[in-house]
RNA sequence: UCAUAGGGAAACUAGGGUUCCGUCCGGUGCAAUCAACGGUGUCUGGUCCAAGAGUUUCCGGUCUCGUGAUAACGAGACUCCACGGAGGGAUAAAAGCCCGGGAGGU
Numbered sequence: 001u002c003a004u005a006g007g008g009a010a011a012c013u014a015g016g017g018u019u020c021c022g023u024c025c026g027g028u029g030c031a032a033u034c035a036a037c038g039g040u041g042u043c044u045g046g047u048c049c050a051a052g053a054g055u056u057u058c059c060g061g062u063c064u065c066g067u068g069a070u071a072a073c074g075a076g077a078c079u080c081c082a083c084g085g086a087g088g089g090a091u092a093a094a095a096g097c098c099c100g101g102g103a104g105g106u
Stems, first nucleotide, its partner, number of pairs: 007059006015049002020046002022043001024039003028035002060079008081101001083104001087099003
């Protein structure tokens, strides 16, 4: 100087909203702390969604060595780095979700 980087899955977290549950409010029925209905995410919550640039684990991949002999098995190492809109899309809805390691910037 040139070329090449980025795998998959699961669990979770920051974060996110409001279908469902719960909270809260309202009037109604009622003796009622109960009931159904309507509203409420400007409700801390449960379910739910959730990271390329967050965490963990497993699988996979590459290289080296050993046993072996074209197979296969085992061991070790590596699997780096990563600034970023606007806009659009899905779902009930929103989002660090998806478009997207995109446009752009360095």
A computed fold for a 106-nucleotide RNA from Nitrosomonas sp., annotated as Guanidine-I riboswitch aptamer.
NCBI's taxonomy places the organism under Bacteria, Pseudomonadota, Betaproteobacteria, Nitrosomonadaceae, Nitrosomonas.
It was read from a public genome assembly, where an Rfam model found it.
Model confidence (mean pLDDT): 80 of 100.
The model forms 100% of the base pairs in the Rfam consensus.